[in-house]
RNA sequence: UUGGCUCUGGAGAGAGGCCCGACAGGGGCCCACCGAAGGGGUACGUGGCUAUACAGCCACUGAUCUCUCAGGUCUGAAGGACAGAGGGGC
Numbered sequence: 001u002u003g004g005c006u007c008u009g010g011a012g013a014g015a016g017g018c019c020c021g022a023c024a025g026g027g028g029c030c031c032a033c034c035g036a037a038g039g040g041g042u043a044c045g046u047g048g049c050u051a052u053a054c055a056g057c058c059a060c061u062g063a064u065c066u067c068u069c070a071g072g073u074c075u076g077a078a079g080g081a082c083a084g085a086g087g088g089g090c
Stems, first nucleotide, its partner, number of pairs: 005086005014031001016030005032073003038069001039067003045060006
């Protein structure tokens, strides 16, 4: 320095409709939404080749950009990118 682990903080989006129900913090279907698990795509970047140059091609990397597969939006819980701390002396 990197990764893991522990603790802490941590956003967004329906108090939707119908049905089932052992009546719960449950389940199914439909519509509408969200992006910060994960995933896909791409921008930027790096290297190489061609080339007078503009530029083109290949490979790697890869986003908090984008898509919304997955996941989530039912007063709770869980999850959650990312961030901070995980020390010294007496």